This is a predicted structure of an 81-nucleotide RNA (c-di-GMP-I riboswitch aptamer) from a soil metagenome.
RNA sequence: GACAAAGGCAAACUUGCUGAAAAGCAAGGACGCAAAGCCAUGGGUCUACGGGCUGCUGCCUAUGAUCGCCAGGUUGCCGAA
Numbered sequence: 001g002a003c004a005a006a007g008g009c010a011a012a013c014u015u016g017c018u019g020a021a022a023a024g025c026a027a028g029g030a031c032g033c034a035a036a037g038c039c040a041u042g043g044g045u046c047u048a049c050g051g052g053c054u055g056c057u058g059c060c061u062a063u064g065a066u067c068g069c070c071a072g073g074u075u076g077c078c079g080a081a
Stems, first nucleotide, its partner, number of pairs: 001078001008033002013028006031068001037074003041071003044066003050061004
């Protein structure tokens, strides 16, 4: 970052499994993506088993999750402008 080439990934949804949940994994499926490859380092967001509080059914809390939320780090394909 090209009306290029070779490719890559896979949203929602469905099915199955794991999980307290958020969510993740696998198969199908494509909304899209020049890093929508990887990393939980900073921030944001989500969940609350457990713990704390409670005016009694709520509130707070990450050790959990999210890289397809942003930033950062790091590794890659092509080579027009």

The RNAcentral record of the sequence draws on MGnify.